A computed fold for a 72-nucleotide RNA from Aestuariimicrobium ganziense, annotated as transfer RNA. The sequence was found in a public genome assembly. Rfam family: tRNA. From the family's description: Transfer RNA (tRNA) molecules are approximately 80 nucleotides in length. By type it is a transfer RNA. NCBI's taxonomy places the organism under Bacteria, Actinomycetota, Actinomycetes, Propionibacteriales, Aestuariimicrobium.
RNA sequence: GGGCGGCUGGCGCAGUGGUAGCGCGCUUCCCUGACACGGAAGAGGUCACUGGUUCAAACCCAGUGUCGCCCA
Numbered sequence: 001g002g003g004c005g006g007c008u009g010g011c012g013c014a015g016u017g018g019u020a021g022c023g024c025g026c027u028u029c030c031c032u033g034a035c036a037c038g039g040a041a042g043a044g045g046u047c048a049c050u051g052g053u054u055c056a057a058a059c060c061c062a063g064u065g066u067c068g069c070c071c072a
Stems, first nucleotide, its partner, number of pairs: 001071007010024004018055001026042005048064005
């Protein structure tokens, strides 16, 4: 220098145009003498950034950043 892939709650990941979800974790309550387990409820996201397409974008297009892999 060229090519490919990842970026979504604290962490690990789904979600391929129409209300952003799951598991773990966290908070409160129940349970217990207490803890753990278990049960119920809840908080937490500008979907890496900028622009574009569209009635509508996490999703499509362009550029940028960052991490990883391959080629030279």